[in-house]
Molecule: small-subunit ribosomal RNA
Organism: Fibrobacter sp. UWH3
RNA sequence: AAUGAAGAGUUUGAUCCUGGCUCAGAACGAACGCUGGUGGCGUGUCUUAUACAUGCAAGUCGAGCGGGGACUUCGGUCCUAGCGGCGAACGGGUGAGUAACGCGUAAGCAAUCUGCCCCAUAUCAGGGAAUACCCGUGCCAACGCGCGGUUAAUGCCCAGGAGAGUGGCAGUCCACAUGGACUGUUGACUAGAGAUUUAUCGGUGUGGGAUGAGCUUGCGUCCGAUUAGCUAGUUGGCGGGGCAACGGCCCACCAAGGCGACGAUCGGUAGCCGGCCUGAGAGGGUGAUCGGCCACAUUGGGACUGAGAUACGGCCCAGACUCCUACGGGAGGCAGCAGUAGGGAAUAUUGCACAAUGGGGGAAACCCUGAUGCAGCAACGCCACGUGUGGGAAGAAGCAUUUCGGUGUGUAAACCACUGUCGUGAGGGAAUAAUGCUUAAUUUCGGUUAAGUUGAAUGUACCUCGAAAGGAAGCACCGGCAAACUUCGUGCCAGCAGCCGCGGUAAUACGAGGGGUGCAAGCGUUGUUCGGAAUCACUGGGCGUAAAGGGAGCGCAGGCGGAGAUGCAAGCAGUCUGUACAAUACCGGGGCCCAACCCCGGACCUGCAGACUGGACUGUUUCUCUUGGAUAGUUCAGGGGCAAGCGGAAUUCCUGGUGUAGCGGUGGAAUGCGUAGAGAUCAGGAAGAACACCGAUGGCGAAGGCAGCUUGCUGGGGACUUAUCGACGCUCAUGCUCGAAAGUGCGGGUAGCAAACAGGAUUAGAUACCCUGGUAGUCCGCACCGUAAACAAUGCAUACUGGGUGUCCGGGGCUCGCCCCGGGUACCGAAGCCAACGCGUUAAGUAUGCCGCCUGGGGAGUACGUACGCAAGUAUGAAACUCAAAGGAAUUGACGGGGGCCCGCACAAGCGGUGGAGCAUGUGGUUUAAUUCGAAGCAACGCGCAGAACCUUACCAGGGUUUGACAUGGGAACGCCGCGGCGAGAGAUCGCCGUUUUGUAGCAAUACAACGUUCCGCACAGGUGCUGCAUGGCUGUCGUCAGCUCGUGUCGUGAGAUGUUGGGUUAAGUCCCGCAACGAGCGCAACCCACGUUUCCAGUUGCCACCCGCAAGGGGGCCCUCUGGAGAGACUGCCGGGGACAACCCGGAGGAAGGUGUGGAUGACGUCAAGUCCUCAUGGCCCUUACAUCCUGGGCUACACACGUGCUACAAUGGUCGGUACAAUGGGUCGCUACCUGGUGACAGGGCGCCAAUCCUCAAAGCCGGCCUCAGUUCGGAUCGGAGUCUGCAACUCGACUCCGUGAAGCUGGAAUCGCUAGUAAUCGUGGGUCAGCACACCACGGUGAAUACGUUCCCGGGCCUUGUACACACCGCCCGUCAAGCCAUGGGAGGAGGGAGUGCUCUAAGUCGCGAUGCCAACCCGCAAGGGAGCCAGCGCCUAAAGCAAGACCUCUGACUGGGGCUAAGUCGUAACAAGGUAGCCGUACCGGAAGGUGCGGCUGGAUUACCUCCUUU
Repeated sequence: AAUGAAGAGUUUGAUCCUGGCUCAGAACGAACGCUGGUGGCGUGUCUUAUACAUGCAAGUCGAGCGGGGACUUCGGUCCUAGCGGCGAACGGGUGAGUAACGCGUAAGCAAUCUGCCCCAUAUCAGGGAAUACCCGUGCCAACGCGCGGUUAAUGCCCAGGAGAGUGGCAGUCCACAUGGACUGUUGACUAGAGAUUUAUCGGUGUGGGAUGAGCUUGCGUCCGAUUAGCUAGUUGGCGGGGCAACGGCCCACCAAGGCGACGAUCGGUAGCCGGCCUGAGAGGGUGAUCGGCCACAUUGGGACUGAGAUACGGCCCAGACUCCUACGGGAGGCAGCAGUAGGGAAUAUUGCACAAUGGGGGAAACCCUGAUGCAGCAACGCCACGUGUGGGAAGAAGCAUUUCGGUGUGUAAACCACUGUCGUGAGGGAAUAAUGCUUAAUUUCGGUUAAGUUGAAUGUACCUCGAAAGGAAGCACCGGCAAACUUCGUGCCAGCAGCCGCGGUAAUACGAGGGGUGCAAGCGUUGUUCGGAAUCACUGGGCGUAAAGGGAGCGCAGGCGGAGAUGCAAGCAGUCUGUACAAUACCGGGGCCCAACCCCGGACCUGCAGACUGGACUGUUUCUCUUGGAUAGUUCAGGGGCAAGCGGAAUUCCUGGUGUAGCGGUGGAAUGCGUAGAGAUCAGGAAGAACACCGAUGGCGAAGGCAGCUUGCUGGGGACUUAUCGACGCUCAUGCUCGAAAGUGCGGGUAGCAAACAGGAUUAGAUACCCUGGUAGUCCGCACCGUAAACAAUGCAUACUGGGUGUCCGGGGCUCGCCCCGGGUACCGAAGCCAACGCGUUAAGUAUGCCGCCUGGGGAGUACGUACGCAAGUAUGAAACUCAAAGGAAUUGACGGGGGCCCGCACAAGCGGUGGAGCAUGUGGUUUAAUUCGAAGCAACGCGCAGAACCUUACCAGGGUUUGACAUGGGAACGCCGCGGCGAGAGAUCGCCGUUUUGUAGCAAUACAACGUUCCGCACAGGUGCUGCAUGGCUGUCGUCAGCUCGUGUCGUGAGAUGUUGGGUUAAGUCCCGCAACGAGCGCAACCCACGUUUCCAGUUGCCACCCGCAAGGGGGCCCUCUGGAGAGACUGCCGGGGACAACCCGGAGGAAGGUGUGGAUGACGUCAAGUCCUCAUGGCCCUUACAUCCUGGGCUACACACGUGCUACAAUGGUCGGUACAAUGGGUCGCUACCUGGUGACAGGGCGCCAAUCCUCAAAGCCGGCCUCAGUUCGGAUCGGAGUCUGCAACUCGACUCCGUGAAGCUGGAAUCGCUAGUAAUCGUGGGUCAGCACACCACGGUGAAUACGUUCCCGGGCCUUGUACACACCGCCCGUCAAGCCAUGGGAGGAGGGAGUGCUCUAAGUCGCGAUGCCAACCCGCAAGGGAGCCAGCGCCUAAAGCAAGACCUCUGACUGGGGCUAAGUCGUAACAAGGUAGCCGUACCGGAAGGUGCGGCUGGAUUACCUCCUUU
């Protein structure tokens, strides 16, 4: 000597579960890719049991025999074709066949054999006839075949003898299921061989042993039931034959048996085992190498010889194939070792040796041995070793990267100092070898001792020495799983991928580089097996909703079974015995330097068999028991079933009466009915079907199901009390019976309803929903069908485990209030269970027994086959292929043509607009050289643009420049520069002329510095080029909507929930109350600004109660107004009512203001990959004499058209003319400009004042008066002509304004649509920014100044709660089916081809067996002989391989055409399902329809909503 058990990724927005797929591990007779130093030990055609060239793999013995030959020293030695003996049945190969006593294991043979070997015993004596070889002769291509003659043996034959054996008979003993042993007797039978070197060897008989073989039996040994019946020598018997032996093994006769759901038969697959791989184990897979057994030897059949074969290297026959041939005929069998071809992804040398081990022969030497021992080839596997070691930082170079500083590679290298394994050179050099052989000695033989001799591997292992870091590292991976990260290239391409998944311009996932990780002479990939997988669950799973309870019952077989006692001992347990070969694996040792490997010992081999013991439990025998079960008795409830009869209400129809124009139907209509009298109403009649109320959460039944009343027959159940039987029970495969609706057949019946069908509507269509009709059918009888969401989606039975409440039936107690018991039924709930939902004494809890069923989704409940059925169809029930999910429960959202509550100029109530006209402006479109670009529902479109003639300007054309229009750094030169002028040019630009650089040092030359210019050329500049889907920042929007979260705690396995929900209330998650929550944050509110009242302070440029002045203004003053600082004030504070004594609401008082006073600013978490790279910033990419930059001109201003936003109008609430009144904000020095003059005017010429509470500075609508009088006008002003003004280098393209003239459309605007709730809408003017000029736009300011809000049903948007969901890119979601296209596998199919197996018949080779006339005939017998017997052969017969014929069954392949199925970014038609999915859905069935589907009948909830109404559609 039992040391050992891990998980992860992937379904979802997230979660838990179910469930599949995938990965990490180990292994291999492997293969492939890249790479490759050495040694040891192993292993090596898994595929075509395909075909084989060549060589070898079984011979040996002369001491069995004769003959021949060679040599000879004549002594002899050697060789061997033939006869003869032994061996060739071993060893070696392969796994085709075989599902079998083939194998494994345990037994048996009283039913057997066994050469060589061992032991014992006996014996070896006498004869005979042939024959090969050889000699002679003949045929043949060859193989070979004859004829005649001589001869030997351990070859063959015969006789004698019998003490051994065998058979018969008799007896004794033993055992027993058939039998065995011994004794006696008898005779039919059965042997022999010699050789030699004289030691021995050999032969024969008998008995025994050993070894080997044969036969029999129990148990075990793959898949399929879509294989259920198989079997005539079949099963048995009697009698024979045959065999070593038993046996239907074979034969004749007799009987009718034998096997099978515990799986016969048939089909498929397969050699079995020890073992090997894996696994914690149980198991699962496998059967190479080694060992045991079996089978086979080109395919099939057959025997011979022999101890043994039905014989791999023997024979005969038949078939296929190959070879030779003179065409007559012959030869052959590598699944022996090498080797060849072929097949294949793939598997080696035509090697050495018998030295060892073993085998055959021999007396032996010895011979033979592709067994074996070795070597060769191959990283095919396992094991071991090496490719250096120590030091070495200028952290070298190179490479990579970089934030440009650096960092990494990296002590790595170089360099220095060492070492010497492997390899290499040289030298030495074993063991394996003795028990062999030879010689010698010794020994009675056997034997013993000594010496010598024998090595393929091999001059090998090993040892020593020399030189030399010298010759020796790769492979895969680096997104997660899973250790390891960056750069470049590529741009849904190329490619990767084990799963999830990467790649569409910043890829740690592709390719490459650098770096890293892992393993290492290997590393990866592929394939296969086990594991993980508790994913077939024995160990060790499940079935309410995930896959899964049979539709229900009865019941045979089977399984399981109450209490007490008794015997037995099959199961069970203990001890012992035999066996379980060896090897392997395990433990302990040992040997090769270690290890792999090998050796020794041990334990194990959990199995099988036997013996003894035990007696609890299971079983079994017998005897009892009463609690399970049953029966009898009393009693009770009930739509339980079947049959017959009866009843009323309603509907329809018919008849008649009354009566008149409609009825009916719908969302609204129409079809339909009706003046030939409907509908309505009254009366009468007929018919069929169904039974209101009671009625239910109720009752009965096994389920389906069952409902008016009465009667009859009948099944089941409950309760109570005794009595009886005495485990008689539970479950139940196959089987049998029942089984809704629909449907089928035959015959009836038919009132209503109503598939199909018809018509009318609706609609884009409407094969539907709605309406009017209407046939099968619905009903009855008989017979089928056999299915449903046949559901409680929960099989039946039994026991146990807290309760509460209702109800149905029955009983008991009783204090009449109630309480208790049993059986059903329903709800709530404890423990427990569950993934959760939920279940919870009616379990889905805890257990037991039995049955049924499940194992990812789809394909598919399909195909084929079979059974049933009249049919429809039902039952049973796959595969190919395809996907990485499909699914359950619950969570958070979102959504709903779900619900509740609430809000908002959301609707409603109003006022005014837009949409029509003209013009302005923006956009689309079109055009163009260009019409730059962006913005796109709300949330683009008078938007970026707070102002395009040039500029702007980004666009186009043309002309120029290239370190650049602009910045920094470097070098050089110069003071040219700059400024002014002239010329050319369209201008940019170019040319020319004139003209001061500065500072310091130094006398100066000059030097240096600064500034500027130019030149050089390098870094670089520059880009309104691209990407807003790489970004920052900013902004829009939901939305000023009331929400969005966190900490701790608690609940839940978890996602999450709670808080934040609820009752009130609010503008508000505002506040109050309650509450497993308690608090907090960002939002709300408040704090900020403006306006409204007032107080104080201050008093100019403002103001004036005063004075002066015509006025401007001055003096005086600061009361008031005003200005601008600081305060006060409003807080539901007070009162009343309501409310919960709350929050708060209503009303009131006071107050300038009242319930957030009004308006602003302020925009939570987030959404829209919203907008912007053309504000700016910025990553990456791109351009660099151009995509940069400068200039001139043009364009952004185009114009058939469409849309948005505005202005002006259409007029009298108006227009026009004249007169007249009252603001606020704001701006102003290149400016605003009073005032004067000129001009009709725009404006011009002068010009006061003002850097501003000072000046500019005058509002308009309004009011008063006149005219116009309803018209295309005295409305309206477009358009056009002419003439001007102003700005500006410049008004042509393309400005604004003025005057004169012209005088278009338009008379209030379709569908539709916008804004607004109070100083708001409407209306009126004013100012400002931009700006040289240009405003109907934008931003501000004031003046005048309304109407309406019942209310929340509806439209839109939003908030909260709840509900459903198959949505989560979240309804602009998801998703179904036909059709069309491509690809793939598959079913049917007229047929066609092939295959294996079976049956019947025909024919029959070789051959055994039987018969065997004629024929042949040495041995032995009879016989003097002749001859006969015995013997042999041809031939015949039975059987029979192959072959042929016949009819079928099965399997495979193929097949025009055809059926459905699956898959495939953007095809067609619809919209069936998911929300009430817009007609709730689904199941079964029937009919119909392009398709999803529709409708009828019955069923289910796995249906929402519920106060009513609300047509259709919505991708």